[in-house]
RNA sequence: AUGUCAGGUCCGGGAGAAUCCGGAGGGGUGCAACCCCGUCUGGUGCCGAAGGAGCAACCGCCCCGGUAAACUCUCAGGCGCAAGGACCGGUCUGACAA
Numbered sequence: 001a002u003g004u005c006a007g008g009u010c011c012g013g014g015a016g017a018a019u020c021c022g023g024a025g026g027g028g029u030g031c032a033a034c035c036c037c038g039u040c041u042g043g044u045g046c047c048g049a050a051g052g053a054g055c056a057a058c059c060g061c062c063c064c065g066g067u068a069a070a071c072u073c074u075c076a077g078g079c080g081c082a083a084g085g086a087c088c089g090g091u092c093u094g095a096c097a098a
Base pairs, nucleotide, nucleotide: 002097003096004095005094006093007092010090011089012088013087018044020043021042022041023040024039025037026036027035028034045079046078047077051075052073053072054071058066059065060064
């Protein structure tokens, strides 16, 4: 110097799904009606790529147990922007190999 594995230090890329309906509160307005709000709250619909859970083949000491996911479920999370984000690339650190 190179390769593999692990960590996740940092950087870059990174999807999907209602800017839904209602109530409260606040603002505009002389009042009502009407309009606005990224404040709280209720409901329905939806998404899967934080996390979580479940199972096959296979294996075992074969009652039973071990064990996977980007599959499945949606508990959690998410459905304007932002944030987050599995995974991928680079970088850094460590171990191993030659």
This is a predicted structure of a 98-nucleotide RNA (Glycine riboswitch aptamer) from an Alphaproteobacteria bacterium. The model forms 80% of the base pairs in the Rfam consensus. The coordinates come from a structure-prediction model, not an experiment, and the mean pLDDT is 78.